The prediction has a mean pLDDT of 82. Transfer RNA from Anaerolinea sp., 75 nucleotides, folded computationally. RNAcentral records the identical sequence in 2 taxa. Rfam family: tRNA. Rfam classes the family as a transfer RNA.

[in-house]
RNA sequence: GGCGAGGUAGCUCAACGGUGGAGCAGUGGACUCAUAAGCCAUUGGUUGUGGGUUCGAAUCCCACCCUCGCCACCA
Numbered sequence: 001g002g003c004g005a006g007g008u009a010g011c012u013c014a015a016c017g018g019u020g021g022a023g024c025a026g027u028g029g030a031c032u033c034a035u036a037a038g039c040c041a042u043u044g045g046u047u048g049u050g051g052g053u054u055c056g057a058a059u060c061c062c063a064c065c066c067u068c069g070c071c072a073c074c075a
């Protein structure tokens, strides 16, 4: 450099173009002599960046940035 996959909550991942969720973690409560586990409730998001299409974009299109894989090239 070429091709491919990916970037969404603190972490791991979901989400037919129609109000972005789950598990873990965090916080609060109840329980307990106390702690843990389990139980109940709950906070947390400019969906990598910038444009475009659309009534409407995490989703489709374009450019760029980053990560991983394969291939090629140079010294």
Stems, first nucleotide, its partner, number of pairs: 001071007010024004018055001026042004048064005